[in-house]
c-di-GMP-I riboswitch aptamer from a Gemmatimonadota bacterium, 92 nucleotides, folded computationally. NCBI's taxonomy places the organism under Bacteria, Pseudomonadati, Gemmatimonadota.

């Protein structure tokens, strides 16, 4: 330096449930709590994939509107996968 990830050490993150807040929702933030994680650190304007549909458009209906159905990301997910960037420790 590169690989690798130990019944090592130091430290780190925190799924679900529940509570509070924001949001139309997906989801996010805080608390509680640990299912797990060697990147569960960052990038969603790197690619693929997934979730949601307020508004908008179309359909239906209607006096009109609401409601309903479909499309749609401009909203999200980095704890879905790959990629990029940067990073702690050191048994082998």
């Nucleotide at each position: 330096u590169a690989g690798c990830g130990a019944c090592a050490a130091a430290g780190g993150c925190a799924a679900a449930c529940c509570c509070g807040g924001c949001g139309a929702a997906a989801g996010c933030c805080g608390g509680c709590g640990a299912c797990g994680c060697a990147a569960a650190g960052c990038u969603a304007c790197c690619g693929a994939g997934g979730c949601u549909a307020c508004a908008g458009c179309g359909c239906a209906a209607u006096u009109c509107a609401c409601c309903g159905c479909g499309c749609c990301a401009u909203g999200c997910c980095a704890g879905u996968c790959g990629a990029g960037c940067a990073g702690c420790c050191g048994a082998c």